[in-house]
RNA sequence: CGACACCGAGCGGGAGAGUCCCCGAGCCGACCGGCCCGGGGCGCCGAAGGGGCAAACUCCCCACAACCUCUCAGGCGCCAGGACCGCUCGGGUAGG
Numbered sequence: 001c002g003a004c005a006c007c008g009a010g011c012g013g014g015a016g017a018g019u020c021c022c023c024g025a026g027c028c029g030a031c032c033g034g035c036c037c038g039g040g041g042c043g044c045c046g047a048a049g050g051g052g053c054a055a056a057c058u059c060c061c062c063a064c065a066a067c068c069u070c071u072c073a074g075g076c077g078c079c080a081g082g083a084c085c086g087c088u089c090g091g092g093u094a095g096g
Base pairs, nucleotide, nucleotide: 001095006091007090008089009088010087011086012085013084018042020041021040022039023038024037026035027034028033043076044075045074049072050070051069052068
């Protein structure tokens, strides 16, 4: 000086599944009723996180993965979140 991988930050993209039923508060309203928030019930989704498992390598055993699987958590109007992808910046290492 300085990449790929790796780490961090910013920006952009980013799926799925009921705003179904009941209760309560608030607001609107002449009534019926409507909106929104919270709680509960049932149903559902998987791409935060978390759990589980294979083969190869190997004499054998152990260990080890995911967007696979389980749904604990999370999520199922909007917002938020979101694995992953792209770009930029910084760090850093191999190397020169």